[in-house]
Context: one part of a larger RNA
Molecule: small-subunit ribosomal RNA, central domain
Organism: Nemopilema nomurai
RNA sequence: UUGCAGUUAAAAAGCUCGUAGUUGGAUUUCGGGAUGGGCCAGUCGGUCUGCCGCAAGGUAUGUUACUGGCUGGUCUGUCCUUCUUCGCAAAGACUGCGUGUGCCCUUAAUUGAGUGUGCGUAGGAUUUGCGACGUUUACUUUGAAAAAAUUAGAGUGUUCAAAGCAGGCUAUACGCUUGAAUACAUGAGCAUGGAAUAAUGGAAUAGGACUUUGGUUCUAUUUCGUUGGUUUCUGGAACUGAAGUAAUGAUUAAGAGGGACAGUUGGGGGCAUUCGUAUUUCGUUGUCAGAGGUGAAAUUCUUGGAUUUACGAAAGACGAACAACUGCGAAAGCAUUUGCCAAGAAUGUUUUCAUUAAUCAAGAACGAAAGUUAGAGGCUCGAAGACGAUCAGAUACCGUCCUAGUUCUAACCAUAAACGAUGCCGACUAGGGAUCAGCGGGCGUUAUUUUAUGACCCCGUUGGCACCUUAUGGGAAACCAAAGUUUUUGGGUUCCGGGGGAAGUAUGGUUGCAAAGCUGAAACUU
Numbered sequence: 001u002u003g004c005a006g007u008u009a010a011a012a013a014g015c016u017c018g019u020a021g022u023u024g025g026a027u028u029u030c031g032g033g034a035u036g037g038g039c040c041a042g043u044c045g046g047u048c049u050g051c052c053g054c055a056a057g058g059u060a061u062g063u064u065a066c067u068g069g070c071u072g073g074u075c076u077g078u079c080c081u082u083c084u085u086c087g088c089a090a091a092g093a094c095u096g097c098g099u100g101u102g103c104c105c106u107u108a109a110u111u112g113a114g115u116g117u118g119c120g121u122a123g124g125a126u127u128u129g130c131g132a133c134g135u136u137u138a139c140u141u142u143g144a145a146a147a148a149a150u151u152a153g154a155g156u157g158u159u160c161a162a163a164g165c166a167g168g169c170u171a172u173a174c175g176c177u178u179g180a181a182u183a184c185a186u187g188a189g190c191a192u193g194g195a196a197u198a199a200u201g202g203a204a205u206a207g208g209a210c211u212u213u214g215g216u217u218c219u220a221u222u223u224c225g226u227u228g229g230u231u232u233c234u235g236g237a238a239c240u241g242a243a244g245u246a247a248u249g250a251u252u253a254a255g256a257g258g259g260a261c262a263g264u265u266g267g268g269g270g271c272a273u274u275c276g277u278a279u280u281u282c283g284u285u286g287u288c289a290g291a292g293g294u295g296a297a298a299u300u301c302u303u304g305g306a307u308u309u310a311c312g313a314a315a316g317a318c319g320a321a322c323a324a325c326u327g328c329g330a331a332a333g334c335a336u337u338u339g340c341c342a343a344g345a346a347u348g349u350u351u352u353c354a355u356u357a358a359u360c361a362a363g364a365a366c367g368a369a370a371g372u373u374a375g376a377g378g379c380u381c382g383a384a385g386a387c388g389a390u391c392a393g394a395u396a397c398c399g400u401c402c403u404a405g406u407u408c409u410a411a412c413c414a415u416a417a418a419c420g421a422u423g424c425c426g427a428c429u430a431g432g433g434a435u436c437a438g439c440g441g442g443c444g445u446u447a448u449u450u451u452a453u454g455a456c457c458c459c460g461u462u463g464g465c466a467c468c469u470u471a472u473g474g475g476a477a478a479c480c481a482a483a484g485u486u487u488u489u490g491g492g493u494u495c496c497g498g499g500g501g502a503a504g505u506a507u508g509g510u511u512g513c514a515a516a517g518c519u520g521a522a523a524c525u526u
Base pairs, nucleotide, nucleotide: 004497006495007478008477012494014366016364017363021359022358023357026251031081032080033079034078035077036076037075038074039073040072041071042070043069044068045067046066047065048062049060050059051058052057085132086131087130088129089128090127091126094123095122096121097120098119099118100117101116102115103114105112136199137198138197139194140193142191143190151183152182155165156164167177168176169175209245210244211243212242213241214240215239216238217237218236219235220234256356257353258352259351261348262347264345265344269341270340271339272338275319276318279315280314281313282312283311284310286308290301291300327334328333371412372411373410374409375408376407381405385401386400387399388398423493424492425491427485428484430469431468432467435464436463437462438461439460440459441458442457444456445455446454447453473480474479499526500525501524508519509518510517511516
C1' cells in the first nucleotide's frame, strides 16, 4: 500500500493565484495467405479378437493394444504480404561453366548420355569471428550469480522428543557401503526472450533519406627490371556542387484547454457627478404648561417659552417601499441618478492554435467586524464612565447623558458560527415544474401609421441560483441527486483527524508599533 475517516460524533486551509511534486484525451501492424507439430472430438478404414466359413470373403465387438485417411476445434512454430544494417576474414549446403580422372552404356572416334571423384572459376542461402553503427528506458520471462547458521522441507529409532548430521550391513570384526538433498532468497547489478501497457526520439527555414555523377584537398599500397624524383590510374578519408528516385515528409480537431470575433447581461470593481427623505443643530414664526421616558417611575428639559406648528439654512451619515428561496463577484462582499475607465461570465460560431491541461509544498495577492498609527470629520448610534430605576444584591437587562469608536483618506493587523459547519477537477446514475442569462424556432395578442424592432404567449436548447417528489442508492440517524456509483473496497490531486481534559496553554522560532497572529508540546489527570 491492499484497506479508515473529515455536514452534525475528532476533522476541508477564509478565498484565489502559483513553482517544485503528482497525474494527464484519442490516434500509427489490424488482417490475410502458405506450411509444420502436439492434444481433443467426430467419421471412414486396416492389423488384431470372436463368430460363420474348405477357401475367397462376410459379419460383430470397437478400445484393452498398434496404425492410416478426411473433417472440425484448440494450443504452438516457421515463412510471405511487411528485408535483423554495412564491411573484412573463415567455413559453406547447393547451382552454373571449364578441366583432369574412375565405372557403365554408346559412337568409326575422348563422340555423346548417365553416375562418382579431384582442381579452377562465377554465384551463393546459411553459420562463426572481428570491426563500424544502432532511439533510449520502465515492465515482464528465463538463466548465471547471490556465505553459512535461521525458515520451509527430504533422509535418518538422538530409547521418544527438542536436537544432531549422522548412519547402515557383516561375527570370518578381513571389511563393504550410503548420505551430509531440495526450496525460498526483496531491491540493485549481469545475460536473455517478449513487445501489450507507460514514457521518450525522428523529416518543417529540410542542414531529411536513397541512388548516380562532377570538382577540390589530403593520404597509401601494389604493378610497370633496380634505386631516386615527378605525374596518372587505383584504394581510402574529408569538404563541396549537380541531377534523379519517392504516393517525398505536417494524424485528428477531445460534450479537454487557450485565443479572436458577435450581440448581450449583471445591486461585479474604480473615479467623478447627482438626487432623496429622515436625524441633529441653528435662524425666523404661531400657541401656551407642561414635555421626555416607562411595566410604573425617576434622573433630564421647560414663562429666559420646553414639547409642538409653519417656513428656511447647514452638517455628517444612510439609501426605505420596489426587494424575491432573484442577480453579480474568488471569497470578504455589492442597491439613488448620470458620465468616464478598464475587467468578467454565459451564449453563439462550418473562426484560430494544437495538449498548451488538472491539483498544488515553497511563495504571493485579496480578506467582514473589532483594534492600532497619522490626518480630516464628528449627524446618529454608542463599548468604558456617570446617574435614575428594578432587585435580597445589579458592577446587568429598562431609562437619561456621554468618551473612544462608528464616516472618509493614507498605512498596519489577517482573524470570525470567514457556514452549505460539506476541498478542487472529470465521468456516470431520476422524474418534475418554475425562475435568471443567451441562442434557435413558432399559430397568435399588443405598441407605433405600416414594415423592422420591442413587450406578452408556446416549443426546444446551453449555462446559472435554488426548489418539489421519489429512492431497487447511501447513511448511526437527522437527512442527502449527492453526503449515491464503497468488503462488487483503486478516476486525478491537495489539505487535515485519531478518547476527554491539561491546551491552542508553556517553551522555542517567526511576523507585528501594539493588541495579537502563525507554528506548537509534555508532565499530570481521567